This is a predicted structure of an 89-nucleotide RNA (c-di-GMP-I-GGC riboswitch aptamer) from Anaerolineales bacterium UBA3082.
[in-house]
């Protein structure tokens, strides 16, 4: 530098359940274990989720619809960055 066949030291932890936070999406902690060779970290580009606030439409009103990220997702993809072990050079 390349690579992830096998193995070892080990690591992470989906759904679901409980608690807390949040308008929600979701997050954090505990249990759990579907999977993961970066399922370590970063929302930079695209995608996806949500719509409190905002805009707008309807309505007498309560309220409802549409649009919108400054909210999320790194376990959707790309990109950036760091790194354990084995193997090859």
């Nucleotide at each position: 530098g390349g690579u992830g066949a096998u193995a070892a030291a080990g690591g992470c932890a989906a759904a679901c359940c409980c608690a807390u936070c949040g308008a929600a999406a979701g997050a954090u902690g505990g249990g759990g274990g579907c999977g993961c060779a970066a399922a370590g970290c970063c929302a930079c580009g695209g995608g996806c989720c949500u719509a409190a606030g905002g805009u707008u439409c309807a309505a007498a009103a309560g309220u409802g619809g549409a649009c919108u990220a400054c909210g999320g997702u790194a376990g959707c993809c790309g990109g950036g960055u760091u790194g354990c072990c084995g193997c090859c050079g």
It was read from a public genome assembly, where an Rfam model found it. It matches the Rfam family "c-di-GMP-I-GGC riboswitch aptamer". The literature on the family includes a 2017 paper in Proc Natl Acad Sci U S A by Weinberg et al., "Bioinformatic analysis of riboswitch structures uncovers variant classes with altered ligand specificity".